Transfer RNA from an Alphaproteobacteria bacterium, 73 nucleotides, folded computationally. It matches the Rfam family "tRNA". By type it is a transfer RNA. It was read from a public genome assembly.

[in-house]
Formats: sequence, structure tokens, C1' cells
RNA sequence: GGGGCUGUAGCUCAGCUGGAAGAGCGCCUGAAUCGCAUUCAGGAGGCCGUCGGUUCGAUCCCGUCCAGCUCCA
Repeated sequence: GGGGCUGUAGCUCAGCUGGAAGAGCGCCUGAAUCGCAUUCAGGAGGCCGUCGGUUCGAUCCCGUCCAGCUCCA
């Protein structure tokens, strides 16, 4: 320098041929217990890596850039 893959909650990941975002763990509150652990119920937390494009509408399609992993030189 070139090719490929990945980027979604604090962490690990889903998200089905575009209709607008979820799970587990973690965190907070409450209940059960004398208390801890544990169980149950409820809650907070995301402009979906960046910037553009297509579209009535984009996490999803296209381009650019950034970061990580990997292959070739």
C1' cells in the first nucleotide's frame, strides 16, 4: 500500500428480504429474611462508530472516513 470481517446499553451479543431497538449479566428501588446470599416485581441507561447519499421512511441499502481483528505485498 491492497483485500476481507467486525463496530448496537457499563460488558457479552440478538435484531428475520427498510416501518424505527431488545435479551442475559451488571446498576438502582421495593418485597420476602434479624441480616447476608438468593428469589420475585419495577426502573434507569442507546441520536445503532463518523460524515454524506438513496428512500415517504435507514441499525438494515450505497459511498467516504475512523477504530479493532485478519490475510497478501
The prediction has a mean pLDDT of 80.